[in-house]
Order: sequence, then structure tokens, then C1' cells
RNA sequence: GGGGCAUUAGCUUAGUGGCAAAGCUGUAGACUUUUAAUCUACUGACUAGGGUUCGAUUCCCUGAUGCCCCA
Repeated sequence: GGGGCAUUAGCUUAGUGGCAAAGCUGUAGACUUUUAAUCUACUGACUAGGGUUCGAUUCCCUGAUGCCCCA
């Protein structure tokens, strides 16, 4: 220098154009003599900007970060 992959909640991952889902974590409550375990509820996120579209996590373009391959 060229090419490819990934980026979604504090962490690990789903989600092929129409409400962003789950597990763990966290908070509150129930249960328990207490703790643990269990159960219930809640909190919390789409890497940035632009474009296409009635509508974008999803499609397109340009960046950022990380990884891989070629040179």
C1' cells in the first nucleotide's frame, strides 16, 4: 500500500427493512431465624457522520477502533 471480518446493555451473545431479545451482572421486593439458593419486577445498548427509503441495528458511502490475510 491492497483486501477481508468485527463493533448492539457493565460482560457474553441474538436480531436478513416495521416494538431492539436473552443469559449473567446491578437495584428493589417475596421467601428464609440470617446468608446462600429460588421466584417476581425494574434499570440499562445499536462505533461516528452522511445518503437511500413512508420507515434503517439491517442497504449504500466516508471515517474511527480492533483482528486477520497479501504485498
A computed fold for a 71-nucleotide RNA from a Melioribacteraceae bacterium, annotated as transfer RNA.
Rfam family: tRNA. Rfam classes the family as a transfer RNA.
The sequence is in RNAcentral, with records from ENA.